[in-house]
RNA sequence: AGAGUUUGAUCCUGGCCCAGGACGAACGCUGGCGGCGUGCUUAACACAUGCAAGUCAAGGAGAACGGGAAUCUUCGGAAUCCCCAUUACACUGGCGAACGGGUGAGUAACACGUAGGUAAUCUGCCUCGAGGACUGGGAUAACAUCGCCAACGCGAUGCUAAUACCGGAUAUAACAAUUUUAUCAUAAGGUUUAGUUGUGAAAGCUGCCUUCGGGUAGCACCACGAGAUGGACCUGCGCCCCAUUAGCUUGUUGGUAGGGUAGUGGCCUACCAAGGCGACGAUGGGUAGCCGGCCUGAGAGGGUGACCGGCCACACUGGGACUGAGAUACGGCCCAGACUCCUACGGGAGGCAGCAGUGAGGAAUAUUGCGCAAUGGCCGAAAGGCUGACGCAGCAACGCCGCGUGGGUGAUGAAGCUCUUCGGAGUGUAAAGCCCUGUUAGGAGGGACGAACAGUUCCGAGUCGAAUAGGCUCGGAAUUUGACGGUACCUCCAGAGAAAGCCCCGGCUAACUCCGUGCCAGCAGCCGCGGUAAUACGGGGGGGGCAAGCGUUGUCCGGAAUCAUUGGGCGUAAAGAGCACGUAGGUGGGAUGGUCAGUUGAAGGUGAAAACCUAUGGCUUAACUAUAGGCCUGCCUCCAAUACUGCCAUUCUUGAGUACGGAAGAGGGAAGUGGAAUUCCUGGUGUAGCGGUGAAAUGCGUAGAUAUCAGGAAGAACACCGGUAGCGAAGGCGGCUUCCUGGUCCGUUACUGACGCUGAGGUGCGAAAGCGUGGGGAGCAAACAGGAUUAGAUACCCUGGUAGUCCACGCUGUAAACGAUGGGCACUAGGUGUUGGUUCGUAAUGAAUCAGUGCCGGAGCUAACGCAUUAAGUGCCCCGCCUGGGGAGUACGAUCGCAAGAUUGAAACUCAAAGGAAUUGACGGGGGCCCGCACAAGCGGUGGAGCAUGUGGUUUAAUUCGACAACGCGAAGAACCUUACCUGGGCUUGAACCGCAGUCGAAAUCCGUCGAAAGAUGGCCCUCCUUCGGGACGGCUGUAGAGGUGCUGCAUGGCUGUCGUCAGCUCGUGCCGUGAGGUGUUGGGUUAAGUCCCGCAACGAGCGCAACCCUUGCCCUUAGUUGCCAUCAGGUUAUGCUGGGAACUCUAAGGGGACUGCCCCGGAUAACGGGGAGGAAGGUGGGGAUGACGUCAAGUCCUCAUGGCCCUUACGUCCAGGGCUACACACGUGCUACAAUGGUUGGUACAACGGGAAGCAAUACCGCGAGGUGGAGCAAAUCCCUAAAAACCAGCCUCAGUUCGGAUUGCAGUCUGCAACUCGACUGCAUGAAGUCGGAAUCGCUAGUAAUCGCGGAUCAGCAUGCCGCGGUGAAUACGUUCCCGGGCCUUGUACACACCGCCCGUCACGCCACGGAAGUCUAUAGCACCCGAAGCCAGUGGCCUAACCUUUCGGGGAAGGAGCUGUCGAAGGUGAGAUCGAUGACUGGGGCGAAGUCGUAACAAGGUA
Repeated sequence: AGAGUUUGAUCCUGGCCCAGGACGAACGCUGGCGGCGUGCUUAACACAUGCAAGUCAAGGAGAACGGGAAUCUUCGGAAUCCCCAUUACACUGGCGAACGGGUGAGUAACACGUAGGUAAUCUGCCUCGAGGACUGGGAUAACAUCGCCAACGCGAUGCUAAUACCGGAUAUAACAAUUUUAUCAUAAGGUUUAGUUGUGAAAGCUGCCUUCGGGUAGCACCACGAGAUGGACCUGCGCCCCAUUAGCUUGUUGGUAGGGUAGUGGCCUACCAAGGCGACGAUGGGUAGCCGGCCUGAGAGGGUGACCGGCCACACUGGGACUGAGAUACGGCCCAGACUCCUACGGGAGGCAGCAGUGAGGAAUAUUGCGCAAUGGCCGAAAGGCUGACGCAGCAACGCCGCGUGGGUGAUGAAGCUCUUCGGAGUGUAAAGCCCUGUUAGGAGGGACGAACAGUUCCGAGUCGAAUAGGCUCGGAAUUUGACGGUACCUCCAGAGAAAGCCCCGGCUAACUCCGUGCCAGCAGCCGCGGUAAUACGGGGGGGGCAAGCGUUGUCCGGAAUCAUUGGGCGUAAAGAGCACGUAGGUGGGAUGGUCAGUUGAAGGUGAAAACCUAUGGCUUAACUAUAGGCCUGCCUCCAAUACUGCCAUUCUUGAGUACGGAAGAGGGAAGUGGAAUUCCUGGUGUAGCGGUGAAAUGCGUAGAUAUCAGGAAGAACACCGGUAGCGAAGGCGGCUUCCUGGUCCGUUACUGACGCUGAGGUGCGAAAGCGUGGGGAGCAAACAGGAUUAGAUACCCUGGUAGUCCACGCUGUAAACGAUGGGCACUAGGUGUUGGUUCGUAAUGAAUCAGUGCCGGAGCUAACGCAUUAAGUGCCCCGCCUGGGGAGUACGAUCGCAAGAUUGAAACUCAAAGGAAUUGACGGGGGCCCGCACAAGCGGUGGAGCAUGUGGUUUAAUUCGACAACGCGAAGAACCUUACCUGGGCUUGAACCGCAGUCGAAAUCCGUCGAAAGAUGGCCCUCCUUCGGGACGGCUGUAGAGGUGCUGCAUGGCUGUCGUCAGCUCGUGCCGUGAGGUGUUGGGUUAAGUCCCGCAACGAGCGCAACCCUUGCCCUUAGUUGCCAUCAGGUUAUGCUGGGAACUCUAAGGGGACUGCCCCGGAUAACGGGGAGGAAGGUGGGGAUGACGUCAAGUCCUCAUGGCCCUUACGUCCAGGGCUACACACGUGCUACAAUGGUUGGUACAACGGGAAGCAAUACCGCGAGGUGGAGCAAAUCCCUAAAAACCAGCCUCAGUUCGGAUUGCAGUCUGCAACUCGACUGCAUGAAGUCGGAAUCGCUAGUAAUCGCGGAUCAGCAUGCCGCGGUGAAUACGUUCCCGGGCCUUGUACACACCGCCCGUCACGCCACGGAAGUCUAUAGCACCCGAAGCCAGUGGCCUAACCUUUCGGGGAAGGAGCUGUCGAAGGUGAGAUCGAUGACUGGGGCGAAGUCGUAACAAGGUA
């Protein structure tokens, strides 16, 4: 620091997800040790048991156990006294119990934090100062006696004390009131000087001395002042979410008076006034203890508030006061409520959110431990007591930190395991082995620091004191105190011995293989893996990471600049309000002076400690911890500066505005008016149609339409002008005239003097449609009706047609209200149009300038497209808005509306995308250009018939399999074989190949038997070499292993098809672009061609095209047999038959020839095209071979090869028979025909390519024939196949199911073959079917082509209408490119990229999920009204009661107080009407997600109606 994921690829936007860190964690697997920390996050749920707050030189009373003494004794014991005992328990009293400890329910608050204030305050214990402590009195508990009671407890009588209680005196610099002095101050006032009036004590305790009067010391006590500490109150600032909470408030806000408090204050009461708070968010609702800090982060921030520390709140729930310095009191009280327990039923007791512990809840959180040794607290003079605070220990890998599980050496790279190309490789120096070490654990021994005190004793100094009593303070010595703990630590002993797991290995992300599984089982953080070769599932091996842990889950921050202050955006990705006016607010021109609020600097205070950072130190190290410094970014005070901002004052004119003079305009409102057109009405003319459409029909018309003429009526809209012209803020505005009226521009001076800009709320305007009331209604036209179209057509088209459209008044308030671009100001190259004005100049063009309105374009900006002085550039100011897609602009709530609806506006749930721009393709019922037997023009076919053949289907035991860019294809030839299929019969190392070991010896041929055969079995026969071991050969056994036309062509090689013989496909360098990519390869021409030329940010190159190759057409050279024969000669009935020839043909080798080379024309002078000459051939001469990059997971595992899988007495192999030849049917490809351009009979010609030895076979003979007999010749330019046929000549047939046609069938044959039944071909005779030119549709062909005619060959024993070749005869037509099909190039649109056989929408049906509505039902919460009203404070009363004081005639009275009663307030409770949140609800509504469901085709291309 980034990475993955939207796409075919790219850039951007944008979400999701990952890598990091952290945790009071939990869960899974695993687990050696130690140190330091941490440990109910849930039920503030309920609690058994024990402990957690007592203590004391005040006071009175005062045991027992036990011990001792002497007495009595029935020897059991009893009673008395002493010690225990200045005791324990209990009581009065003092102090403490308000601290410490727990928890976070409540609380959104002066609760907390921070900074201040109190001139409005209190403060026990502590410290200091300066004083005091005089004198009296009456009770009461304990105790005793009596009584009530289940218990708790209570009553009566009697006795007694105090540091308990009460009276009096004294009294200041105290308090209060008042007078007064000085001073300060923010108002009431504070401080201060000097006077006058009311309030208090313990005469106590202990030590020592004592003349018993007292003195003295210490502690305690009282009043005052001050300090310290701790509180209380007030204030500024900070402090969560919701506006779908917008208004709240009656003690409310203020005043006066009074009360109350330590104290200010509506804190409370009475009266008066009507205020107070709120968009800078009141009120209400939700949530929450706050902070130092902690986690994270570069920081700013975000999250959090466990442990430690500060503050607050609470103590079963609610209310209340008492005591006290302090409480409205966790281990106090009273009341009410719920719950638990006891009960004699009358009544009582209780409060673990203290430490342990229990139950419950929960994913989950520990011991009913030890000790007060240390630190701290309370009491005490002290000793000391108490202390679940605390110090320790226990449990838990919960976290952090440290250590160990060994080190060295060790190759034959052991075994095992895994993989393997079978060679080997890996695990791996790893192990074993050898040599060592000794941490930890184990055993033994030693053994701490933490301890300093205090006290007591002694010594010394000081001090109080009359004191050489005594006390106090300080110093020294001695003595004494450890829970942890026999722990840490140290030493020794033995011994590698006791100590490694977890996760991961497709990418992100370090780490790869085998097997199993087969969209199953499963994995998964995201993308995604798994459908038979899974590095992604499970296991094994190996590897990577971390390590006593490792993973998972959850949460937080980060990455996320993904809420953007630092640090984002809004034309098209989410996002500018429809527009304006304007309130608050924000912001604001030039100059001068002042002020110093902001701002900046210096200083001071504070910012607790801990934490954090740095340095140093202490535990062996570290974690941990100590000390010092920094930090604490903040707040406050004060001083200074004065540029900028603010504020105050003065001033200026350039911003803004006013006046004046001109100008343009569909700006607005009202009234009037005009012509054209449409429709209707009346009349005339006139006759059969009109109208409408792609074509029609509905409709109108013989009752006279349409058409045409004349007249009339009505309503609406204003042709031409008319224009990226004008005006307006926007919506919007269009005949003409008049009236009223808003704004704008230009020019000139004058005036005002910042008056400006923006604008949350608010107000107004606001297209169309719609609504209300009343008019109006010609045309048009939702709905509706009819006609068409269609599979349907609730549409598009047509004929009609009502609301509406128009007017007036009112409502609605929305639009793709768009420039998808808020307003204002300033600045930043130009060019070219146009509107309005002004100036200059011309009087024809023009130039400058201001204000508008367009286009092009530079810098700059932008993801790109694009914007570009009319900014989307550069800045400033203000407003609005956005934060993934869907759900959804939906639901609920609220506001507005007559309604329709509008505004505001979520969530659950769900997805990993949704999106923008651009790129390359593909596609389009988009466009342009071009090509092709693509169409057209022609010729001949197919589709109809019969047959042949292939396929589908069906059938079958099997009809083997594949191919569908298949279908006379693999198959160049299924009777057996082939053969892979079926049935049946056999074999099991096998039919063939091959290694090793063992064993036997022949086996085969031949002959018998069985058998369908294979084979089995019997017999005859019995080999060769030899070094005598054996070998060759063969059989058997065993083991390696054979074999498989079994599967996978979607694991593959090779080969092939197809687009397509289409003209394309690419690369290097350069250039352009952020990039995909483009350019080149596009453009203008041209070509069969990316062929060539020209141009050009391209220049070159490669694979394709072409050429080179073969063949054919002309010529030449060479050669001349088996071919040829012109000339010469010979011979024959005849024939190159012979001699000979080498001319010709031909053969087969090599050359030549054709290149737009030449001429003319066109063209850019080019490429090239058109014409011509010459030439055998002319513009590629004809034909062939040749198939670019690639596409189709195209075809083939059944040609072959091959990975993997499968079978192994069978899926192998042998054999016989059958099947591949079936047959209702459908399709393809062919053959033969339907006839006279023919058929038939006879005769006569002319080829070429080829083949031939298990072969071709002549002459001859036989047969009607197929063929047979026979065999000359020929391994071939020699012989044979071999006759060519159509053609030509002559005859017959005469338009018919025929002398056409030949299917089918019968009989008889021939040939091949082991064998023609299933199932061959051919022959003869006989038979003589369909068929008379073929519907829709469809195929081939552009010249030696189509058509037609025959010939040959491969395969092959035989079998050809198929296939591959050969030659003979030999046409027609092409105007042309509109259309169909296919293709190429350019361009355009795209929501497609598996690429239109694409994508995709909605209803319906089914399943699941969450949500809304709903008659209602049920909780909860907070208020309101009323009723009742506990405890208690306060007030009143107090006839009853009362020790202290006063008085008294001692009876009493008074003062003062109390019980009781009354009243205000008042918790819980009750009643009632509503509110809010939630749960549930028959039924209902839409939504989301689901496998290949149904119906249509809405959108994306002009998506077929943009």
The prediction has a mean pLDDT of 83. The RNA shown here (small-subunit ribosomal RNA) has 1506 nucleotides and comes from a metagenome.